[in-house]
């Protein structure tokens, strides 16, 4: 340079084009407990950016950005 693959809460991991984007763990909060672990209930937190199809996009297409992985030339 070229081709293919991947981008989602702090982390890891779902979601048949249609529910408010769910689950673990991790963090805040309150029960509980003499204190702390533990359990239990609650809560905050994500679809890399852009456009484009479409009634509707995390999903399907273009392109950027980054990672992966292959090849390819190095006169």
């Nucleotide at each position: 340079g070229c081709u293919c693959u991947g981008u989602u809460c702090g982390u890891a991991u779902a979601a048949c084009g249609g529910u408010u984007a769910g689950u673990a763990c991790g963090c805040c909060u309150g029960a509980c407990u003499u204190u702390c672990u533990a359990u239990c209930a609650g809560g905050a937190a994500a679809u890399a950016g852009g456009g484009g199809u479409u009634c509707g996009a995390u999903u399907c297409c273009c392109c950027u950005a980054c990672a992966g992985a292959g090849u390819a030339c190095c006169a």